Molecule: Guanidine-I riboswitch aptamer
Organism: Bradyrhizobium macuxiense
RNA sequence: UGAGUUGGCCGCUAGGGUUCCGAUCUUGUCAGGCAAGAUGCUGGUCCGAGAGCAGCCGCUUGCGGGGGAGACAUCCCCGCAGGUGCACGGCGGGAUAAAAGCCCGGGAGAC
Repeated sequence: UGAGUUGGCCGCUAGGGUUCCGAUCUUGUCAGGCAAGAUGCUGGUCCGAGAGCAGCCGCUUGCGGGGGAGACAUCCCCGCAGGUGCACGGCGGGAUAAAAGCCCGGGAGAC
């Protein structure tokens, strides 16, 4: 100095906090109820993975079948069976109510 370079979508999970709901506490009201404030609470909603899971699509390999005047090849379509690998990682910043394995980011760096 260069390479290892990475297809998309949906659902969910690890994880994450606190807008909303719920819970708990405090205060006001005699109490219930209601109102205000506080607490992240093993709760619901919510956010959520490149390096987590599953599915679908895409791409692709082999085989078989079909199509174009056509034996092979090329091209197109269908079916079946496969493949789609690997992946240590900050600090800091950003979004949202807020935080995070979210985004910057398969970045810097390491190997």